A computed fold for a 69-nucleotide RNA from a marine eukaryotic metagenome, annotated as transfer RNA.
[in-house]
This record gives sequence, C1' cells and structure tokens, in this order.
RNA sequence: CGCUGUAGCUCAGUUGGGAGAGCGCGGGACUGAAGAUCCUGAGGUCGCCGGUUCGAUCCCGGCCGGCGG
Repeated sequence: CGCUGUAGCUCAGUUGGGAGAGCGCGGGACUGAAGAUCCUGAGGUCGCCGGUUCGAUCCCGGCCGGCGG
C1' cells in the first nucleotide's frame, strides 16, 4: 500500500430501507434401526468506535484482527 472481517463452518448480499443460502445442529415424517430424502425450527453486536442520513452490512474517518506485497 492492496484485499478482507456477515449464523458453529464456507460464503452471498449495489439504489442506502426485507439480514440470507449451503453445510452443521434441534424436532418431525420415512426405516426393524440407521443413512439418504422430505418438512420444520433455533441460531446474528453484519469486527470495534465515531460521522453523514429520516434510515447504514452498504457511504466517510479512526482503530483492531487476518491474508498478500
């Protein structure tokens, strides 16, 4: 200096207004029992602190962590 930080994990998320997917986890269906499959549910300080705005995951500043140079 550049990229990056969003669910337990891997990651989406552009007009600035709904927080999401897959896997995993709980419950149910199915099965002799499991697995697979299907239905359903829980789970979030969107790294932290400020700023702008009616409104910020998103824009601006600072800081912290990770990766690269």
The sequence is in RNAcentral, with records from MGnify.